A computed fold for a 349-nucleotide part of an RNA from a metagenome, annotated as small-subunit ribosomal RNA, central domain. Its Rfam family is "Bacterial small subunit ribosomal RNA". Its family is annotated with ribosome and structural constituent of ribosome in the Gene Ontology.
[in-house]
Context: one part of a larger RNA
């Protein structure tokens, strides 16, 4: 609780599809529920107010308006919301032709590298640090050379490039398949915009179950370092990291910036289409989508934002309302657990 806000000062739900519900393009006719006039009834008195009047005056009393912000009914009016009825095409979408792209799911498949195995050459050291030392080597390591095995991650290309709703995507092939863009008529004719519940997706870490381990590496070990070293460095080294099925449902899940439409100088860069100019080829001008930088006017507490708004409306949903106590406790729901979602109060400054 009026209101004022929500990039950074409490505040945009992690993202999406949708149910009520709000809201809603242009135009005709209706119709009269909202909306506006007008009458009547009716809103008991008192109390308020506003002028008058009586007690000597005031408090106090008494008659008159007026309030009583309503509520019914009738009549009338029809711009605007709305109902009902019909028409249009700009919003919205469908066909139709083209195009980008790490966009998802699955299958196979390629060289580099690290790692270990075997075989060869070869010997005394390799490796590690600020320095060392634990480690590993004369049972033949390091190094190199040729064969094998087996996991994961795909140098360059690589780019404030791209794709995606977000989380997120990155080797190549190939097969299912989602969305966008663009250009062109033609169609359907308002079909639309948010969306309280609801329902889906949702990084890593974590669980379960089965596999599968090269590097990596919490936990653990041992070597340094140090006053101390349960760290920061080194040597190892389990879960884990990957596969498959299922939970978790959470982040600095960030643009610290909900979502839709419209309008408000400009300049420069890219990245995808399309028109024109013309050209040997370049290249230069419009246009529409993206994605960046600088900047005007406005904004802003500054910082900065500025056509990809944080300018200017306008519709809708989430949210905040000091600081700590607390994102806790208790309660319900959910999970296998771990914990999640919902969320206070005493006390206290």
């Nucleotide at each position: 609780u009026u209101g004022g806000g929500c990039g950074u000062a409490a505040a945009g739900c992690g993202c999406g599809c949708g149910u009520a519900g709000g809201c809603g393009g242009c135009u005709u006719g209706u119709u009269a529920a909202g909306c506006g006039a007008g009458a009547u009834g009716u809103g008991a008195a008192a109390u308020c107010c506003g002028g008058g009047g009586g007690c000597u005056u005031a408090a106090c009393c008494c008659g008159c308006g007026g309030c009583u912000u309503g509520c019914a009914u009738c009549u009338c009016g029809a711009a605007c919301u709305g109902g009902c009825a019909g028409g249009c095409u700009u919003g919205a979408g469908u066909u139709u032709g083209g195009u980008a792209g790490a966009g998802g799911a699955g299958u196979g498949u390629g060289g580099a590298a690290u790692u270990c195995c075997c075989a060869g050459u070869g010997u005394a050291g390799c490796g590690g640090u600020g320095a060392a030392a634990u480690g590993c080597g004369c049972a033949g390591a390091u190094a190199u050379u040729g064969g094998g095995a087996g996991g994961a991650a795909c140098a360059c290309c690589a780019g404030u490039g791209g794709c995606g709703a977000a989380g997120g995507c990155g080797g190549c092939a190939c097969u299912c398949u989602g969305g966008g863009c663009c250009a062109u008529a033609a169609c359907u004719g308002a079909c639309g915009c948010u969306g309280a519940g609801g329902c889906g997706c949702g990084a890593a870490a974590g669980c379960u179950a089965g596999g599968g381990g090269a590097g990596c590496g919490a936990a653990c070990a041992g070597g340094a370092u140090u006053a101390g070293a349960u760290a920061c460095c080194c040597u190892g080294g389990u879960a884990g990291u990957c596969c498959u099925a299922g939970c978790c449902g959470u982040a600095a899940a960030c643009g610290a910036u909900g979502g839709g439409c419209a309008c408000u100088a400009g300049g420069u860069g890219u990245g995808g289409g399309g028109g024109g100019u013309a050209u040997a080829a370049c290249u230069c001008c419009c246009u529409c989508c993206g994605u960046g930088c600088c900047g005007c006017a406005g904004c802003u507490a500054a910082c900065g934002c500025a056509u990809u708004a944080a300018g200017u409306g306008c519709c809708c949903c989430g949210c905040c309302u000091g600081g700590g106590g607390a994102g806790u406790a208790c309660g319900g729901c959910c999970g296998c657990a771990a914990g999640g979602c919902u969320a206070a109060a005493a006390c206290u400054c």